[in-house]
RNAcentral holds the sequence, with entries from ENA. The RNA shown here (Bacterial RNase P class A) has 322 nucleotides and comes from a Solirubrobacteraceae bacterium.
RNA sequence: GACGCACACCAGGCAGCCGCGGAGGCUCGUCUUCGAGGAAAGUCCGGACAUCACAGGGCAGGACGGUCGGGAAGCCGACCCGGGGAAACCCGCGGGAAAGUGCCACAGAAACACACCGCCGAUGGUCGCGCCCGCGGCACAGGCAAGGUUGAAAAGGUGCGGUAAGAGCGCACCGGCGUCGUGGUGACACGGCGGCCAGGCAAACCCCGUCCGAUGCAAGGCCAAGCAGGACCGCUCGCAGGUUGCCCGCCGAGGUCCAGGUCGGCCGCAGAGAUGGAUGGUUGCCCAACGACAGAAUCCGGCUUACCGGCGUGCUACGGGA
Repeated sequence: GACGCACACCAGGCAGCCGCGGAGGCUCGUCUUCGAGGAAAGUCCGGACAUCACAGGGCAGGACGGUCGGGAAGCCGACCCGGGGAAACCCGCGGGAAAGUGCCACAGAAACACACCGCCGAUGGUCGCGCCCGCGGCACAGGCAAGGUUGAAAAGGUGCGGUAAGAGCGCACCGGCGUCGUGGUGACACGGCGGCCAGGCAAACCCCGUCCGAUGCAAGGCCAAGCAGGACCGCUCGCAGGUUGCCCGCCGAGGUCCAGGUCGGCCGCAGAGAUGGAUGGUUGCCCAACGACAGAAUCCGGCUUACCGGCGUGCUACGGGA
């Protein structure tokens, strides 16, 4: 230099004018000050907060799932295993299929013990030759699963031996599983031994382990017209009450209190903050950019998703220079 990888940041700036919403000041129609995001979004996970329920235990239901550490969290970090990449690095809905049940379309003989083609027919059968031993034929019983065929997937793979033909039947190497040893906190890795050889799906039921009470700010709380309700007092004897505190006068049939609570209002509610829900427009200058995605509604911590472009740091591999 240029390709790539990872992580972090910015998300037009300044000024003038006109607006919108909140708060505050005063001389009351003006002044001051504040006013979206990295995701305010999805509402996926958790917490605060709130109401209800709750002795304790269990069933049902749900969520999560490599290991270690942290955490409230389904999140984060490091590592392991598998896959991708030359590497930096990326991706993984990553417990159990050897507890049981279920499913595996089409095709295929068979989707988990099946035989269509095929191989064999040692043994038995049968036929022929043969005095007998035996030899040869058939492919009837039967044996086999190597090869072919189907499929996404066919009962470890390759090779040698072995056999009637075959087969982990035996052996070597590889893979898996089990076991032992060593290292590691652990997942796991490496090595030795044992033919032990088991199809896939658990995002099917299920099993194992951990965790989970329900509902969400339209939660919930406070005040409280009107109508209806309850208690007490009073009603032509002007006696309750009203009329400015008292008297007269006048009016005069209702008055006072209580409980729940409708309309409505307030709180919850925030260093933006409403409930007809504000956060904008325009002009000028600057920028290589004409400036993306998008916009609060109880708050907070995570995750996910969307996003024009710019910038920084670290790293991998390549090329060049000293």
The prediction has a mean pLDDT of 77.